[in-house]
RNA sequence: GCCCCUAUAGCUCAGGUGGAUAGAGCGACGGUUUCCUAAACCGUAAGCCCGUGUUCGAGUCGCGGUAGGGGCA
Numbered sequence: 001g002c003c004c005c006u007a008u009a010g011c012u013c014a015g016g017u018g019g020a021u022a023g024a025g026c027g028a029c030g031g032u033u034u035c036c037u038a039a040a041c042c043g044u045a046a047g048c049c050c051g052u053g054u055u056c057g058a059g060u061c062g063c064g065g066u067a068g069g070g071g072c073a
Base pairs, nucleotide, nucleotide: 001072002071003070004069005068006067007066010026011025012024013023019056028044029043030042031041032040049065050064051063052062053061
C1' cells in the first nucleotide's frame, strides 16, 4: 500500500429479508428479608463508533472517516 472482518448499556453478547416500545446475562444503585453480611426476590438508571445519503421509516442499506483485529505484498 491492497483486501477482509468487527464496533449495540460499565463488561460479555443477541437483534431474520429495514417496521412501530432496542433486549439478555453479569455488574452498579435503591428496596424487601436478616442482629449484621452474603444469598434470594422486587425495582431503577444506563447504549446503537462519527458524519452524510437513500427511504414514509435505518441498529440493519449506500458512501466517506475513526478505532481494533486478520490476510497479502